[in-house]
RNA sequence: AAUUAUGUUUUCUAGGGUUCCGUAACAUUCGUUAGUCUGGACCGAGAGAAAACUCAUGGAAUGCAUUACGCAAAUGCGUAAUUGCUAACCGUGCCACGGAAGGAUAAAAGCCUGGGAGAU
Numbered sequence: 001a002a003u004u005a006u007g008u009u010u011u012c013u014a015g016g017g018u019u020c021c022g023u024a025a026c027a028u029u030c031g032u033u034a035g036u037c038u039g040g041a042c043c044g045a046g047a048g049a050a051a052a053c054u055c056a057u058g059g060a061a062u063g064c065a066u067u068a069c070g071c072a073a074a075u076g077c078g079u080a081a082u083u084g085c086u087a088a089c090c091g092u093g094c095c096a097c098g099g100a101a102g103g104a105u106a107a108a109a110g111c112c113u114g115g116g117a118g119a120u
Base pairs, nucleotide, nucleotide: 005054007053008052009051010050011049012048015043016042020040021039022037023034024033025032026031055093056092057091058090059089063085064084065083066081067080068079069078070077071076095115097118102112103111
């Protein structure tokens, strides 16, 4: 430098803070303070889990086309074979140590920066 699915979404978890609700204390007129308050709700993993979809890939039922033979007035039907197309369905899709500083939101975080800087 190139190639690679280092794919997308949803739900959950590790984790996270404090706008809102609740709770506690104070004050009681409005309220003030507390996340070193279990909670409701909220944010939430590239390197956590599960599922769905898409993509790639290996196999592939079925159906269609083609060829040969037979039946038939004929569109057609049956059998066999090769190749091509189709593609339900099944399998596979690895590995991953990682700061500091900064950013968003009310605020913070395994969120974003970032499979980054680095390391091996």
A computed fold for a 120-nucleotide RNA from Lysinibacillus composti, annotated as Guanidine-I riboswitch aptamer. RNAcentral holds the sequence, with entries from Rfam. The model forms 92% of the base pairs in the Rfam consensus. Its mean pLDDT, the model's own confidence on a scale to 100, is 81. Rfam family: Guanidine-I riboswitch aptamer. Rfam describes the family as follows. This family represents a conserved RNA structure found upstream of the ykkC and yxkD genes in Bacillus subtilis and related genes in other bacteria. Gene Ontology term of the family: regulation of gene expression.